A computed fold for a 484-nucleotide part of an RNA from an uncultured bacterium, annotated as small-subunit ribosomal RNA, 3' major domain.

Context: one part of a larger RNA
This record gives sequence, C1' cells and structure tokens, in this order.
RNA sequence: UGACGGGGGCCCGCACAAGCGGUGGAGCACGUGGUUUAAUUCGAUGCUAACCGAAGAACCUUACCUGGGUUUGACAUCCACAGAAGGCGUUAGAGAUAAUGCUGUGCCUGAUUUAUCAGGAGCUGUGAGACAGGUGCUGCAUGGCUGUCGUCAGCUCGUGCCGUGAGGUGUUGGGUUAAGUCCCGCAACGAGCGCAACCCCUAUUUCCAGUUGCUAACGGUUGAAGCUGAGCACUCUGGAGAGACUGCCAGCGAUAAGCUGGAGGAAGGUGGGGACGACGUCAAGUCAUCAUGGCCCUUAUGUCCAGGGCUACACACGUGCUACAAUGGCAUAAUCAGAGGGAAGCAUCUCCGCAAGGAUAAGCGAAUCCCAUAAAUUAUGUCUCAGUUCAGAUUGCAGUCUGCAACUCGACUGCAUGAAGUCGGAAUCGCUAGUAAUCGCAGAUCAGCAAAGCUGCGGUGAAUACGUUCCCGGGCCUUGCACA
Repeated sequence: UGACGGGGGCCCGCACAAGCGGUGGAGCACGUGGUUUAAUUCGAUGCUAACCGAAGAACCUUACCUGGGUUUGACAUCCACAGAAGGCGUUAGAGAUAAUGCUGUGCCUGAUUUAUCAGGAGCUGUGAGACAGGUGCUGCAUGGCUGUCGUCAGCUCGUGCCGUGAGGUGUUGGGUUAAGUCCCGCAACGAGCGCAACCCCUAUUUCCAGUUGCUAACGGUUGAAGCUGAGCACUCUGGAGAGACUGCCAGCGAUAAGCUGGAGGAAGGUGGGGACGACGUCAAGUCAUCAUGGCCCUUAUGUCCAGGGCUACACACGUGCUACAAUGGCAUAAUCAGAGGGAAGCAUCUCCGCAAGGAUAAGCGAAUCCCAUAAAUUAUGUCUCAGUUCAGAUUGCAGUCUGCAACUCGACUGCAUGAAGUCGGAAUCGCUAGUAAUCGCAGAUCAGCAAAGCUGCGGUGAAUACGUUCCCGGGCCUUGCACA
C1' cells in the first nucleotide's frame, strides 16, 4: 500500500422486510449429468454451465459409427498433353463410381480467297510433382469477440509539497447527490478515463405535406359500407420546430450546493424506456465463427458415398408448458388491438370435406391486396363439487400435409381410450407500475417441424414498501492483523 475480520461508523441495491405470483410434488417438452452403445460428434460446469453455441439433427446439416471407394485429392496456384464447354441417355451397383451410346462444335488474335490451320482466354479430362487438406492438440503460446464484479462510482496522471524509502497528498474533512454530482474548506493547483449530457424510441403541441390513410360539411349511391364526386377540418402518417431549465413562488439550509412543499403544465426535478460498460478481476469462455504461433496426420487424423447415430434409458439435476377446476368447463351470440411478414411468395371470394386440408383462382413487390376470425372480455343457457361435462398423458384405428424419402425419427386432424394429478417436504426464485399476474398476435430460422424455446407486439391490469436489526452483494472513512 492492499486484501481480510463472526471490528467500528456512514450509505446503497427486489438484499432483507411488506406484498403478489411461482419452482420444489403430478404428466409432458427441452437441456444436462450418469449409464448404455459400433457411435450415442464436440464444446459450455457455483453465482457467470444446463430451451447455452443450435434463429429449426428424417437425407443434407454432421464434425460421430459401420461398411464400400479414393490418393495432387471435394477446394487453390503453377507445368505438360489431349479435348470446346455443355446437353440427353443405357448397363452394373446401396450409392460413390465404372463402362458405353447419341448430340454438340462456340469466344478473341493472326495467317489465309472461302474452306482450313496456328496461337490465346475460359472450361473438361489424363499425368508428374511442388503442394493442397485436417471441426486433429494446445484458449496455460495468441489476436479478435464475449461473460462477470457492475451502469457499481470509481481508476489515474502532470507539476508542486511531505517522507531516507515503499509511498502519501490531491481523491481526506463539513454538507449534498442516482453519481469523485455539486458547494464550502484544506499544501495543494490543474487535467484525463469513467458519471451526466450530446444519439434513438415514447408522452404534448405548432407549422409544412395529403395518397394507398382519414371523413366534419355538401352532392350521388347501397341490403350495408369513405362505396363514389369532393375535401385535408379530424384521426393518422413523416419531416421541421417548440416544450422541462429547480425556470417561478414559499419554507429549510452556511448567504452555498441542495432539500421539502406549491403554482402553472401533456409531462417536474434523471418524465419513462433503449443504446452506451472506466482502470482492472476471474491464466473466466471460445484454436468448432473467424484469424493465428508451435506440435501432430499426409494411401490418412484428408476426401467421396450408403445406412445408422446425435432422438438410446434403471436413474439424478435444471428450465419450461399443461393442470389439479365454479373468479371454472362447455355451447351459442356479440365485440375491441398493436407490431410484423409476403414473388421459387402471401393467397381472398366461391365450392367440397366433421376436420387437418383439397379444388379453383381474384388481388398484391403492398398505409392499396393477402396472411388475419385476436384471445382474455361481454350476454344468455347448461354443468352443481364428483377424480366430475375437471384434467388431458397414454394407446388403438382412420386420415391430411411437406418432402426423392416420415420404419428407426415429422407436424397436424377425426373417432375411440381416458393415466397421474384434489395446490405440493426441507428448501428456493421473480417482481416496485402500465410493473407483477394474466390473455392472445406476429417474426426470424424454416420444404416440413418435434417452438411448450427465443425476439418483439399489443389487450386486461393489481398488492405492498413500517423500516435497515438480520441474510447476500457493493461503495467511502477508520481500526486490528501472525496474510501478500
């Protein structure tokens, strides 16, 4: 000087408390460990691994296994020789591949009367070797990127001063703040990286613009309707501004910084949300995104193909979904979003089918058309507390769709079946407001989908916070120290 203390003081955080809803019990889904296996590819492992890499494992992907092939190679550059490239088949084979038939003769330059010949580019085949190739090892050789402490308020420097020196001071102190934020004081005076602000979205309004959006007034029209003439008031869209700054008032305070209350205001003291992560810590994670040193393989640890595996199953853990019902289930009717996506695409209307879906085929590269009925909700009826008209696992049969192909191993539909489960031990998690809880919708990936995941979007919409003694994490000062 740090780190540490079941030392002290001050302070903060859904840290506790006060509340609300869960997890832990059940069934299922997914991930992980373990076990099994020819293989169950690899990585991630307290917080900071475990719906994580993976925003999509039937083939492909794919890195694994078994078997069948191949050795200048699936891919790049160079050399020689041959041939245009390419297209369509046949036979053998699981395919890779091998054999073989037909067709095809282009582009540029030169010679040359055309025909044709020579050279070149590109592509294909054969051959030789330089080399290729490696998701092989080392994240404890590395770059880059990332997690975490932590959006915590800290981390430093120049000059000066103090100390033999390590170092200190500044950065401590009195107040204050979300903040090393600001004020005052002070052997310090200044400065940098962080904080804040500048950026984006959102909440109010003015101006400009007015179609594909909108419809107040006027005309037309319909079963109904901005459907139409018309208009741009309104809503909305999207560009430029305004607006919030403790600016104003009162009190408190050291007359300061600021705090408390009030006015006005759409919004008030950082308005709400996002992006943004200081010096560093964990030899944290990643050599399998990529890049890269070293090492290793080179008829194999490279590469091609078929099939299998990554989907196994006594069990253990994690994350979710669905429930156990009456604030509910079922039936009928009414009715209200936002944000997205669409051409190898989204697909209306109509018809067929109980349905998944099928047939047909308008419109739309989309403020125009489509996906597309939002659901919870409301009204009426029914069920009457039961393993039930709760719950839906499991299984049987029959189908639909995608796709060369649904056996291993897809999703969905109909009929039948109708398991556990009656609110969950010890323990444990999230959340302070348009939040929790609850309800649906969309998108990426994607032929299809194991999505109950993720990322967004809106609808309905709470309770509680006395307080900081205690648990956890953190900041500042101080003290002890046998630690560095």